[in-house]
Annotation
c-di-AMP riboswitch aptamer (ydaO/yuaA leader) from a Bacillota bacterium, 132 nucleotides, folded computationally. It was read from a public genome assembly, where an Rfam model found it. The source organism's lineage runs through Bacteria, Bacillati and Bacillota. Of the family's consensus pairs, 92% are formed in the model.

RNA sequence: UAGGUGAAAUCUCCGAAGACCGUAUAGGGAGUGGGGGAACCAAUCUCUUGGGGUGAAUCUUGCAGAGCAAGAAGGGCGACUUGGGCGUCCUAACCCGUCAGCUAACCCCACAGGAGUACACCAAGCGUCUUG
Numbered sequence: 001u002a003g004g005u006g007a008a009a010u011c012u013c014c015g016a017a018g019a020c021c022g023u024a025u026a027g028g029g030a031g032u033g034g035g036g037g038a039a040c041c042a043a044u045c046u047c048u049u050g051g052g053g054u055g056a057a058u059c060u061u062g063c064a065g066a067g068c069a070a071g072a073a074g075g076g077c078g079a080c081u082u083g084g085g086c087g088u089c090c091u092a093a094c095c096c097g098u099c100a101g102c103u104a105a106c107c108c109c110a111c112a113g114g115a116g117u118a119c120a121c122c123a124a125g126c127g128u129c130u131u132g
Base pairs, nucleotide, nucleotide: 002130003129004128005127006126011116012115013114014113020028021027031111032110033109034108035107036106041101050099051096052095053094054093058072059071060070061069062068063067073091074090075089076088077087078086080125081124082123083122084121085119
């Protein structure tokens, strides 16, 4: 410089939820995620139709009564990365117990589950291979 290539199942993805030491399903620390908790600041009577928290998983409207549909908002995915377009899926579940604004020190908790779905799209870049 030119061309090829990223494609995979003990592999990949969502999620904090994995890795390490250890003979170990005991235990451990680190890390990650989350909650509580001063001053300052913010807020300001009370508000029971209680309120708050994890999480994307909320809101609105209509039909209506369990629920369904639509829309908005939010989240994930389409197998190197980023951006764009297009498409597609999800909007569950659980906890605290009348109590929680923020929050240094400090304290506490968790490290579960689940999926294989949707363009081999466009641009830029990166990695890698080959060639001069």